[in-house]
Annotation
Model confidence (mean pLDDT): 81 of 100. A computed fold for a 72-nucleotide RNA from a soil metagenome, annotated as transfer RNA. Rfam family: tRNA. It is annotated as a transfer RNA. The RNAcentral record of the sequence draws on MGnify.

C1' cells in the first nucleotide's frame, strides 16, 4: 500500500436475521443501624464520526478516525 477483527453508560460487558439497549461494579437516594459495612429496594448514566438504504439503523452498506493483528 492491501487485506482481517474490534469500537456501548466512569470502568468491564451482554444483546441486535433492523423495532423500548441490558447485567456487573462504581456513583446517588432510600431502609436497616448509635455509627459503618453488609444486605434489600430504588435512580440517573452508553452504540466512535459523516453519509446511504429504509416507516424505523445501535444492528445493513459506503467512507473516515482510533486501536489490534497478518501479508507483501
Nucleotide at each position: 500500500g492491501c487485506c482481517c477483527c474490534g469500537u456501548u453508560c466512569g470502568u468491564c460487558u451482554a444483546a441486535a436475521g433492523a423495532g423500548u439497549a441490558g447485567g456487573a461494579c462504581g456513583c446517588c437516594g432510600g431502609u436497616c443501624u448509635c455509627a459503618u459495612a453488609a444486605a434489600c429496594c430504588g435512580g440517573g448514566a452508553a452504540u466512535g464520526g459523516a453519509g446511504g438504504u429504509g416507516c424505523a439503523a445501535u444492528u445493513c452498506c459506503u467512507c473516515c478516525a482510533c486501536g489490534g493483528g497478518g501479508c507483501c